[in-house]
RNA sequence: GGGCCUAUAGUAAAAUGGUAUUAUGCCUCCAUGGCAUGGAGGAGGUUGGGGUUCGAUUCCCCAUAGGUCCA
Numbered sequence: 001g002g003g004c005c006u007a008u009a010g011u012a013a014a015a016u017g018g019u020a021u022u023a024u025g026c027c028u029c030c031a032u033g034g035c036a037u038g039g040a041g042g043a044g045g046u047u048g049g050g051g052u053u054c055g056a057u058u059c060c061c062c063a064u065a066g067g068u069c070c071a
Base pairs, nucleotide, nucleotide: 001070002069003068004067005066006065007064010024011023012022013021018054026042027041028040029039030038031037047063048062049061050060051059
């Protein structure tokens, strides 16, 4: 320098263009004398910019970061 892959909640992952889910963690409440555990509820997220579209996590372009291969 070039090819490919990845970027979603604190962490790990889903989501075939139509209200973004799950597990775990965090907070509150209930059960227990207390802990553990169980139950109920809650907060928290699409790397950045632009384009296509009625509508973008999804499709296209550029950038950024990481991984991998070639030189």